[in-house]
């Protein structure tokens, strides 16, 4: 100085005129207004993707079914499909080897829909001999055979494929082949580390047994519904409406009123509604189920902003995080408030001029050229992505232009 990444922050400043929305505090005053103070869009407010808080409803508990959601291991957090660190595989500047295009190792960081293919189905489409139990086209051996070809035998090599029954060598064979051996894969056992996932030695075994589950599935957790247009309140106004159909109002004891009939209490047992299904506990008995017609209310308050909140320090933690102690109080609109002008800067982008200063080069000097690039003038254009609407933790996506900081390798200086 290069190459390769990972974060963080601003995204416009001043100043005048005029206008907004919301609290405070004083002063007038018919309504309603006047003066002053201070606060007033975001890192995404965006998508609505995930997960609360917070509201109503489901009478409760349990177990099961349906339906849906996450899948390495261990933390965090109110909680998550999020974070953090770790553990497998992959990607990776580089950089090793030679046969120069192949292998081999690989830093930061980066991705991973990362559990299961021996429960069970199911697909691999054309090529191709053969793509779930295979497979012999070309090839190579060995015999026949005049030659063409026939017939045994291979599965190294060579064609097809996304993928063709473990690599690479050596030895073996009539040619082959884990058919033997060496290394690497793998598989099984146990040993040491490690909370774990998992990793590392050590024995034995030639070891045929693909891929897809982001194909149904199987296993392990996990989960009520609806959502501020959720809900309260006032206020108005109407029609406590109308019709059709199913189903059901049971039974046994005791008291009390009554001439009866029959009426009301209580208690057991049934059935029926409350809940996809079962149980158990409750509460209930025009209680419930369907279906078709129809009126009313669209006005005001409120919910609405102190909140898993911000900031700083210090402690624990590798770290997300927690935790002490101090300090701040930053929109609350409601058809939607924060804007318009001018004016001077700041930034950036091409462009023109000048060569004063840097740089370049000539010659060696108060010199002389060039001008791509900094500085210097002139104007001319431009300032990203975008606007809360109950509130918070997150992921995704957008987002000209600038600064700052770290990590890693290499190659130079001191």
């Nucleotide at each position: 100085c290069c190459a390769g990444g990972g974060g963080g922050c601003c995204g416009g400043g001043c100043a005048g005129c005029c206008g907004c929305g919301g609290g405070g505090u004083u002063c007038u005053u018919u309504a309603a207004g006047a003066a002053c103070c201070g606060c007033g869009a975001g890192g995404a407010a965006a998508g609505u993707c995930c997960g609360g808080g917070c509201u109503c409803c489901a009478c409760g508990a349990a177990a099961c079914a349906a339906g849906g959601g996450u899948g390495g291991c261990g933390g965090g957090u109110a909680a998550c499909g999020c974070c953090c660190g770790c553990c497998g595989g992959g990607c990776g500047a580089c950089u090793u080897g030679c046969u120069u295009g192949c292998a081999g190792g690989g830093a930061a960081g980066c991705c991973c829909a990362g559990g299961g293919a021996a429960a069970g189905u199911g697909c691999c489409a054309c090529a191709g001999a053969g793509a779930g139990c295979a497979g012999a086209c070309c090839g190579c051996c060995u015999c026949g055979u005049u030659u063409a070809c026939g017939a045994g035998g291979u599965a190294a090599g060579g064609g097809u494929g996304a993928a063709a029954g473990g690599g690479u060598g050596c030895g073996g064979u009539a040619a082959g082949a884990g058919c033997g051996c060496a290394c690497c894969g793998g598989g099984u056992g146990g040993c040491u580390g490690g909370u774990a996932a998992c990793a590392g030695g050590c024995a034995c075994c030639g070891c045929a047994c693909g891929g897809c589950a982001a194909a149904c599935c199987c296993c392990a957790c996990c989960c009520g519904g609806a959502g501020c247009a959720a809900g309260a309140c006032c206020g108005a106004a109407u029609a406590g409406g109308g019709g059709c159909g199913g189903c059901g109002c049971g039974u046994c004891u005791g008291g009390u009123c009554g001439c009866a009939a029959g009426a009301u209490c209580a208690g057991g047992c049934u059935g029926g509604u409350g809940u996809g299904u079962u149980u158990c506990g409750c509460a209930u008995c025009g209680a419930c189920c369907g279906c078709c017609c129809g009126g009313g209310u669209u006005g005001g308050u409120u919910g609405c902003u102190u909140g898993a909140g911000c900031c700083a320090u210090g402690c624990g933690g590798c770290a997300a995080c927690g935790u002490a102690u101090g300090g701040c109080u930053u929109a609350g609109a409601g058809g939607a408030a924060u804007g318009g002008c001018u004016g001077c800067c700041a930034g950036c982008g091409a462009g023109g001029a000048u060569a004063u200063g840097g740089u370049c080069u000539c010659u060696u000097u108060u010199g002389g050229g060039a001008u791509a690039c900094c500085u210097u003038c002139c104007g001319c254009g431009c300032u990203a992505c975008a606007g809360a609407a109950c509130c918070c933790g997150g992921c995704u996506u957008a987002c000209a232009g600038g600064c700052c900081c770290c990590c890693u390798g290499g190659c130079g200086a001191a």
Molecule: Bacterial RNase P class A
Organism: Sphingomonadaceae bacterium